[in-house]
Context: one part of a larger RNA
């Protein structure tokens, strides 16, 4: 000087991006215990107090031991109606079970008293707490080796598909999963408990419907042309040329799609503009124009979203680009790409308080192990 520790005057976050880290908190018994809340919770909320010895008494269980008392069995006596016998009564001894009171033993609570010590869950293990916000409801899953989250799953909503030889997925097939199930099932897909709601657009893309007309492909059709030559003519170069065989090929026919017509936004989506006006300004409930398929409701807002931005104005600090309550001028919010709430949860993020610290002021000692020196 490293590394792990242990201790610290005064102060107590002043460190730092940031209380990282250390420190404090801690059992158990008592009393107490707020806002909100889906009434379960929140709670261990928070914030007290007690805890060791000896000594008295009260109480509590638990067992032992008498005594009385109840019940129940055995045994014996007695003694009555009757011919007997059983059975019932009474009375004693024994057991057994329950109960009461008493005595002891052991164990525990508590009250009162007395005793020591810095310190009495004497060592060790053992929550630090409120308080506000985002984000996700929740337990739960996750990047095996840098990321445990607001991501991913969730129960719950929705919306389309699908009558069972199901959709649907695997597989050139056979077949096999869904399912030995049957729309209270199964399967995609988007949202994501729960409360309050989810506005307006169907032009455009996609689905879904429809079929009248328009295009439209194999195919089916064969008008026509063309090549070829038996003949034919013929100036013997060459010209025409049936039939057949080859080529080609028009009209016309011909389906789904496309156009078209319609539905459909919990389908992919998308939800303007400029100008004018009230009896101080200021704004504009109101009026004009122009465009769209329709101009953005109801909520929330400088927001995990606000560029300008440290917006403004209030809280909190002696002093805040963060927090937190407003406004609203929303660069570029916004309603299952769900919108705004929320009670519980959270090794999540942000902001503050208390308490506590060597994290700091600023260092200081000490310990073990290194490093150093010798081998």
């Nucleotide at each position: 000087c490293c590394c792990u520790c242990g201790c610290u005057a005064a102060g107590g976050a002043a460190c730092u991006c940031g209380g990282c880290a250390a420190a404090a908190u801690a059992a158990c018994c008592c009393c107490g215990u707020a806002a909100c809340u889906u009434c379960g919770g929140g709670a261990g909320a928070a914030g007290g107090g007690g805890u060791c010895c000896c000594c008295a008494c009260a109480c509590c269980c638990a067992c032992c031991u008498a005594a009385c008392c109840a019940c129940a069995g055995a045994a014996g006596c007695a003694g009555u109606a009757a011919a007997a016998g059983a059975g019932a009564u009474g009375c004693u001894u024994c057991u057994g079970u329950g109960g009461u009171u008493a005595g002891g033993u052991g164990g525990g609570u508590g009250u009162g008293g007395g005793g020591c010590a810095c310190a009495g869950u004497a060592a060790a293990g053992a929550g630090g707490g409120c308080c506000a916000a985002g984000c996700g409801a929740c337990u739960g899953u996750u990047u095996a080796c840098c990321a445990a989250a607001a991501a991913c799953a969730u129960a719950g909503g929705u919306g389309c598909c699908u009558g069972c030889u199901a959709a649907c997925u695997c597989g050139a097939a056979a077949g096999a999963g869904g399912a030995c199930g049957u729309a209270u099932a199964g399967g995609c897909a988007c949202u994501g408990a729960c409360u309050c709601c989810u506005g307006c657009c169907c032009g455009g893309u996609g689905c879904c419907g429809g079929a009248a007309g328009g295009u439209u492909a194999a195919g089916a059709g064969g008008a026509g042309a063309g090549g070829u030559u038996a003949g034919c003519u013929u100036u013997a170069g060459a010209g025409c040329g049936a039939a057949g065989c080859c080529u080609u090929g028009a009209a016309u026919u011909g389906a789904a799609g496309c156009c078209c017509c319609g539905g459909u936004a919990a389908a992919c989506g998308g939800c303007g503009g400029c100008c004018g006006u009230a009896a101080c300004u200021a704004u504009a409930a109101c009026g004009g124009u122009c465009c769209u398929a329709a101009g953005g409701u109801a909520g929330c807002g400088a927001a995990a979203u606000u560029c300008c931005u440290u917006g403004u104005c209030g809280g909190g600090u002696a002093a805040a680009u963060u927090c937190c309550g407003a406004c609203c001028u929303g660069c570029a919010u916004g309603a299952a790409u769900g919108g705004a709430g929320u009670a519980a949860c959270g090794a999540c993020u942000u902001g503050g308080c208390c308490g506590c610290u060597g994290u700091c002021u600023c260092g200081g000692c000490g310990a073990g192990g290194g490093a150093c020196u010798c081998g």
Molecule: large-subunit ribosomal RNA, domain IV
Organism: Thermodesulfovibrionales bacterium